[in-house]
């Protein structure tokens, strides 16, 4: 630098259930485990979602939707 077939130490945690919180999308904690080699971080670009509002816009949410940027464990190859 490239790769993630196999192995190991481990890590994260979808749906669903319970509690808290929010107007909502959602968020947080516990259980759970579908999956994940960046399912680690950042709304920078795109995309999706939400309601205050007459409506748009503004704003908010999603990093487990895609791209991009930054960082990183183990193993293999060069």
């Nucleotide at each position: 630098u490239c790769u993630g077939a196999a192995a190991a130490g481990g890590g994260c945690a979808a749906a669903c259930c319970c509690g808290u919180u929010g107007a909502g999308a959602g968020a947080c904690g516990g259980g759970g485990g579908c999956g994940c080699a960046a399912a680690g971080c950042u709304c920078c670009g795109g995309g999706g979602c939400c309601u205050c509002c007459g409506a748009c816009g503004c704003g908010g949410c999603c990093g487990g939707c895609c791209g991009a940027g930054c960082u990183g464990c183990c193993a293999g190859a060069g």
Source information:
A computed fold for a 78-nucleotide RNA from a Myxococcota bacterium, annotated as c-di-GMP-I-GGC riboswitch aptamer. The coordinates come from a structure-prediction model, not an experiment, and the mean pLDDT is 77. Its Rfam family is "c-di-GMP-I-GGC riboswitch aptamer". On this family, see Weinberg et al., Proc Natl Acad Sci U S A 2017: "Bioinformatic analysis of riboswitch structures uncovers variant classes with altered ligand specificity". Rfam links the family to the GO term cyclic-di-GMP binding.